A computed fold for a 74-nucleotide RNA from a Nitrososphaerota archaeon, annotated as transfer RNA. The sequence was found in a public genome assembly.

[in-house]
RNA sequence: GGGGCCGUAGUCUAGCUUGGUAUGAUGCUAGCCUGGGGUGCUAGAGGUCGCCGGUUCAAGUCCGGCCGGCCCCA
Numbered sequence: 001g002g003g004g005c006c007g008u009a010g011u012c013u014a015g016c017u018u019g020g021u022a023u024g025a026u027g028c029u030a031g032c033c034u035g036g037g038g039u040g041c042u043a044g045a046g047g048u049c050g051c052c053g054g055u056u057c058a059a060g061u062c063c064g065g066c067c068g069g070c071c072c073c074a
Stems, first nucleotide, its partner, number of pairs: 001073007010026003020057001028044005050066005
């Protein structure tokens, strides 16, 4: 220098093909349970979907550029 894959909540992750209410686990907070704790159960908070722009009534999803990570080629 060229090519491929990936980037979503504190952490991990589904959703992307075929645009239409952002998913689950874990962690955190509160309550229930217990003599107390753990486990368990219930509820809640927590997301600029890497950044900028384009297309569209509508973009995590499609398109372009850029940034970062990994891999391959040179």